[in-house]
RNA sequence: UGGGUUAUCGCCUGCUUGCAAUACAGCGGGAGGAAAGUCCGGACAGCAAUGGGUAGCGCACCACCUAACGGGUGGAGUUCCGCGAAAGCGGGAUAUAGAGAGUGCCGCAGAAAAUAACCGCCACGUAAGUGGUAAGGGUGAAAACGUAGGGUAAGAGCCUACGCAUUGAGAUGGCAACAUAACAAUGGGGCAAACCUUGCGCGCUGAAAUGCCAAAUAGGUUGACGAUUGAGGGCGGCCCGCCCGAUGUCAACGGGUUGGCAGAUUGAGGUGCCUUGCGAAAGGUAUCCCAGAUAAAUGAUAGCCGCCUCCUGACCAUAGGGGGUUACAGAAUCCGGCUUACAGGUU
RNA sequence: GGCGAGGUAGCUCAGUUGGUUAGAGCACAGGAUUCAUAACCCUGAGGUCGGGAGUUCAAAUCUCCUCCUCGCUACCA
Numbered sequence: 001u002g003g004g005u006u007a008u009c010g011c012c013u014g015c016u017u018g019c020a021a022u023a024c025a026g027c028g029g030g031a032g033g034a035a036a037g038u039c040c041g042g043a044c045a046g047c048a049a050u051g052g053g054u055a056g057c058g059c060a061c062c063a064c065c066u067a068a069c070g071g072g073u074g075g076a077g078u079u080c081c082g083c084g085a086a087a088g089c090g091g092g093a094u095a096u097a098g099a100g101a102g103u104g105c106c107g108c109a110g111a112a113a114a115u116a117a118c119c120g121c122c123a124c125g126u127a128a129g130u131g132g133u134a135a136g137g138g139u140g141a142a143a144a145c146g147u148a149g150g151g152u153a154a155g156a157g158c159c160u161a162c163g164c165a166u167u168g169a170g171a172u173g174g175c176a177a178c179a180u181a182a183c184a185a186u187g188g189g190g191c192a193a194a195c196c197u198u199g200c201g202c203g204c205u206g207a208a209a210u211g212c213c214a215a216a217u218a219g220g221u222u223g224a225c226g227a228u229u230g231a232g233g234g235c236g237g238c239c240c241g242c243c244c245g246a247u248g249u250c251a252a253c254g255g256g257u258u259g260g261c262a263g264a265u266u267g268a269g270g271u272g273c274c275u276u277g278c279g280a281a282a283g284g285u286a287u288c289c290c291a292g293a294u295a296a297a298u299g300a301u302a303g304c305c306g307c308c309u310c311c312u313g314a315c316c317a318u319a320g321g322g323g324g325u326u327a328c329a330g331a332a333u334c335c336g337g338c339u340u341a342c343a344g345g346u347u
Numbered sequence: 348g349g350c351g352a353g354g355u356a357g358c359u360c361a362g363u364u365g366g367u368u369a370g371a372g373c374a375c376a377g378g379a380u381u382c383a384u385a386a387c388c389c390u391g392a393g394g395u396c397g398g399g400a401g402u403u404c405a406a407a408u409c410u411c412c413u414c415c416u417c418g419c420u421a422c423c424a
Stems, first nucleotide, its partner, number of pairs: 001344001003305007011030006032328001036339002039337005044206004051240004056202005061075005076096001077094007097197002102195002104191003118137002120133005145163006164187005171180003210262004220253006232244003255423003269288008306325007348420007357373004366404001375391004397413005
């Protein structure tokens, strides 16, 4: 990207002609990139005029885009892959706040899973043992900064040099995340897709929402609660508040209807061009109107072109003939995303 | 159209504050018993927890995507 075109027949629908009509005629329109899953976000409608608190839910590097988003764009950090001697270059992934607020968990193995002594080493001791020691061994996914030197009874950031990491207040660059170099302090296991903390956001219910018209019936029966000091209800888990409330309210049983109109198709709309921006997008301008069904229309047949495939001839270019036209899938209030499905072709 | 629940052995179900053997009953196979069969008794096999990714040392369990099944849902007095 998802065949094109012509003819005939058929279906849904808008407008016109017409007294009117569900009929006839004329002129128009008629599925998708995902219409799908219903996973996010909005528009719209109702629920006090949606009000307050709490619980609950969601998100989580930075900036931007947007009506909004858990979406997108650009960047930062981390990490992986490829190339390379290296510097580095190219590409991919990323739910990435906090583990120095607290609680919890870390099976087996292992001495020990976080205020470490099993073996080993050292000192004392006849020995049993006591004390020191995180260099070395062993276990594990994970074991208490790395290398070198000094130091020591043996050792150890215990000290020094270099390096690594974290934190701090500044400096330089950057809107920022962050990066860079220097200084000071420190040397600390992991898990927050465990509870949680911090910050931000979210009221709930969904077009079977909702408003109106028409039709029909037994305004019935039973049970519970209640009498204004108030039962119960008003679509939210709880509390408050607000409103309705006595010919009351709720539940079950029984009865009736199975219709129509609006919502509902002009919209964050499509296409072309210009401008701004790295980009997502935004602005301007011209032009277009492009499904609206309600058990649900959008189809079938034939020809030609295109495409695929097979056969024959041919050195090639190509010629003739046969067959097929097949993927995923189908609007249901609308829109922006995400995800998933997809024959063939193209990059 | 909207909303909700579930998927674990052949069948019916446990197991969900992550821990390493994933169990139970029925069914199935073998043994034992019996003259033989069934029941009882003993033993055993059978599962990649619907599928695919991710988090984690570790996933049936937590998170995301996806497939399938089931249930509820009109209006009036």